[in-house]
Background: The part of an RNA shown here (small-subunit ribosomal RNA, 5' domain) has 473 nucleotides and comes from an uncultured Alphaproteobacteria bacterium. The full RNA is in RNAcentral, with records from ENA and Greengenes.
Context: one part of a larger RNA
RNA sequence: GAACGAACGCUGGCGGCAGGCCUAAUACAUGCAAGUCGAGCGCGCCCUUCGGGGUGAGCGGCGGACGGGUGAGUAACGCGUGAGAAUAUGCCCUUCUCUGAGGAAUAGCCUCGGGAAACUGAAAGUAAUACCUUAUACACCCUACGGGGGAAAGAUUGAUCGGAGAAGGAUUAGCCCGCGUUAUAUUACGUAGUUGGUGGGGUAAUGGCCUACCAAGCCUACGAUCUAUAGCUGGUUUGAGAGGAUGAUCUGCCUCACUGGGACUGAAACACGGUCCACACUCCUACAGGAGGCACCAGUACGGAAUCUUAAACAAUGGGGGAAACCCUGAUCUAUGCAUGCCGCGUGUGUGAUGAAUGCCUUAGGGUCGUAAAGCACUUUCACCAGAUAUGAUAAUGACAGUAUCUGGUACAGAAACCCCGGCUAACUCCGUGCCACCAGCCGCGGUAAUACUGAGGGGGUUAGCGUUGUUC
Repeated sequence: GAACGAACGCUGGCGGCAGGCCUAAUACAUGCAAGUCGAGCGCGCCCUUCGGGGUGAGCGGCGGACGGGUGAGUAACGCGUGAGAAUAUGCCCUUCUCUGAGGAAUAGCCUCGGGAAACUGAAAGUAAUACCUUAUACACCCUACGGGGGAAAGAUUGAUCGGAGAAGGAUUAGCCCGCGUUAUAUUACGUAGUUGGUGGGGUAAUGGCCUACCAAGCCUACGAUCUAUAGCUGGUUUGAGAGGAUGAUCUGCCUCACUGGGACUGAAACACGGUCCACACUCCUACAGGAGGCACCAGUACGGAAUCUUAAACAAUGGGGGAAACCCUGAUCUAUGCAUGCCGCGUGUGUGAUGAAUGCCUUAGGGUCGUAAAGCACUUUCACCAGAUAUGAUAAUGACAGUAUCUGGUACAGAAACCCCGGCUAACUCCGUGCCACCAGCCGCGGUAAUACUGAGGGGGUUAGCGUUGUUC
C1' cells in the first nucleotide's frame, strides 16, 4: 500500500447493488417449509333448476431420492483432470405389437369391545386403474427340438388420456483405472480376508463384495503404517511475475440430518420434515404406557468482540400433482432492519472590503481567521409536500407499489465529521503542567521558556465517514 463475512470508538443526509452466527454439528417454545389427482374407486354430509355441483375421511396413483440447510466426519478414487467396461435408468422422444377371459379379498362404513392418551381387537358386509388366476408372445432362460417359465387396466365429457411387451435414443446414476491433492521419522515396519487362484453365493453390474478350499503372498525410505490437522474444486486475495495466503457469498462434486446401527418401499434412498431397534436428553401420563428431533424459513436461550423480520406474495422464474381450471411451493421474487462493503449524489451557486465584530497571535505598528460571514441576486439535485403516468407479461393474468420516472412548490430552508501537525510523514504558535500527570507504531518526549503531555487559535489529510484493533500478501 492492498484486502476483509470483520469488531470497537467518535460521527452520521440520500440512493443503487451486494453481504450478513466465522463461536456451541449446543438446546430449542410457537408458526410455517410437500403435496396433489373426483377424467382410478365406493361411501358419509351439504346444496340443487334433479342435469349435477361442493366437501370429508379412506382405498388407489404420482410426487415426498428434487428443491433448501450444514461442514461434524473424510488425507479418501473424496475432489480435480484424463481415460474405460462389466451396468441400470421413473418421467421424456422415436418405432413395432398387444390391451382377451375370469376370481377372491380388504379399508372406509356399520355392530360389539380394550385404553387416560397414543392407538387398537373381533364380527358382518362393500368398490376399484388395489390384488390374484388364466389366454396369447417378437424378445429371455433351461434343454436339445418334446417342451418350461413369463404381460396388461381401464376412464370418460367421444376426443383423447392411459396400461403391457420389445428395440433404439436422450438424460441421470452406479462402478474401474492413470496422474495430482497438508504436516510430522521425537511415527519404520504394517497386514490373515490380509495378497493371489479355483468353485459357489450375491449385485443392475466388475471385484475378497461374501463364503469353502488351495497357495504365501501384498505394501514400504520415490515414506507404508500410526498420529495431528482439513470437506475438495472453479475461484478469492496479494504480488511486476514466480510464488504466498485462502475456500464467506455464487457455481460443480462429496458428506451429514439428536447419537449409533438395520432394512423396507421404489426407476433411484439404506431416505433432514419415512420406518424399526438401542443410547442420551426433553415433554405428557390415570404410572399400565406414550410423544419428540430447526445443520429448512423466521424466531428463542446460551456461547461470543460479533452477524437481521416469529413480514408479504405466488405477479415473475422454476418445481410437484392434475386432461385442464387450479392447488401447493419460507425454492424464488419482494419488502423490513444494519454505513457491513463497493459505487453514485448532496449539504448550495454567483457577487460581496468598511478587509465588520468576536477569537487567536503580536516587535502594540499590526497580522490572521477571511470573500470566510453579513448583505444582494439566483438555482432546487437529494429530501419533504402535492399531482400524473411507463416498464416489469402478455393471447390473458401485476402482490410489494404507483416503487423507479415525470410535473409543480419550499435556500433566514432538513444535511459534516474524524484523525493528525518532533523525525519517518503532509501540517506551528500560545497558555497550562514541571521526570508529575501523560504520550508512544519505531526512535523517543516530560526534571520551569515542551512545535512530542493537556487546552486553545491556526494548519494538514480523508470525507458520510474517519481512526484503532485483528488477520493475509